The RNA shown here (transfer RNA) has 72 nucleotides and comes from a Planctomycetota bacterium. Its mean pLDDT, the model's own confidence on a scale to 100, is 82. The RNAcentral record of the sequence draws on ENA. The same sequence occurs in records of 4 taxa. It matches the Rfam family "tRNA". Rfam describes the family as follows. Transfer RNA (tRNA) molecules are approximately 80 nucleotides in length. NCBI's taxonomy places the organism under Bacteria, Pseudomonadati, Planctomycetota.

[in-house]
RNA sequence: GCUAGCGUGGCUCAAUGGCAGAGUAGCUGUCUUGUAAACAGCAGGUUGUGGGUUCGAAUCCCACCGCUAGCU
Numbered sequence: 001g002c003u004a005g006c007g008u009g010g011c012u013c014a015a016u017g018g019c020a021g022a023g024u025a026g027c028u029g030u031c032u033u034g035u036a037a038a039c040a041g042c043a044g045g046u047u048g049u050g051g052g053u054u055c056g057a058a059u060c061c062c063a064c065c066g067c068u069a070g071c072u
Stems, first nucleotide, its partner, number of pairs: 001071007010024004018055001026042005048064005
């Protein structure tokens, strides 16, 4: 340099055009002599950045940035 894949709460991942979710972590409460576990609840996201298509984009298209793999 070329090709392919990936980028979504702190972390690991779903959602394949129509309200952005789960697990775990965090906080609060119940329980306990106390902690943990268990149960209930709460909070946490400009979906990497910028444009385009569309009534509507995390999703489709383009460019850029970052990471990984392959080729040279």